The RNA shown here (SAM riboswitch aptamer (S box leader)) has 104 nucleotides and comes from Salinimicrobium catena.
The coordinates come from a structure-prediction model, not an experiment, and the mean pLDDT is 85.

RNA sequence: UCGUUAUCAAGAAAGGUUGAGGGAAUAGACCCGUUGAAGCCUUGGCAACCCUCCUUCUGGAGAAGGUGCUAAAUUCUACCGCUUUUUCUGCGGAUAGAUAACAA
Repeated sequence: UCGUUAUCAAGAAAGGUUGAGGGAAUAGACCCGUUGAAGCCUUGGCAACCCUCCUUCUGGAGAAGGUGCUAAAUUCUACCGCUUUUUCUGCGGAUAGAUAACAA
């Protein structure tokens, strides 16, 4: 980097450093931000994919370790279908993305 599978409306913050942007990308909307954004460091926390233990093999418990995460549904919309006279709204799916495990 690419592929397969699974999940994505739950959950979880302080300090230091720095100083203007940030919410993946494009567009729009909306939101966060000098009462300090992003990044980096430290400590904590959440969760339970890998993992550990038990097991009636289906489930249960746990958190040492490997990842991950710690504003808002993956912030929302965009493409398709249904719903609707139309708009609005709502629902489902696709695409894209994120994470994990495995494989090349």